RNA sequence: GGGUCUGUAGUUCAGUUGGGAGAACGCCUGCAUGGCAUGCAGGAGGUCGCGCGUUCAAGUCGCGUCAGAUCCA
Numbered sequence: 001g002g003g004u005c006u007g008u009a010g011u012u013c014a015g016u017u018g019g020g021a022g023a024a025c026g027c028c029u030g031c032a033u034g035g036c037a038u039g040c041a042g043g044a045g046g047u048c049g050c051g052c053g054u055u056c057a058a059g060u061c062g063c064g065u066c067a068g069a070u071c072c073a
Base pairs, nucleotide, nucleotide: 001072002071003070004069005068006067007066010025011024012023013022019056027043028042029041030040031039032038049065050064051063052062053061
């Protein structure tokens, strides 16, 4: 330098026919227990790496770019 894959909540990830942004753990509150642990109920938390474009509509498609992994040179 070139190819491929990955980037979504604090963490690990799902979401791949373009239309609802989600799960688990963690965090906060309440209830049960004398307290902790634990269980149950509720809640907060996301510019979907970044920019532009296509579309009525983009996490999803296209282009560029950044970071990581891997292969080739």
Predicted 3D model of a 73-nucleotide RNA (transfer RNA) from Lacticaseibacillus baoqingensis.
Its Rfam family is "tRNA". Rfam describes the family as follows. Transfer RNA (tRNA) molecules are approximately 80 nucleotides in length.
RNAcentral holds the sequence, with entries from ENA.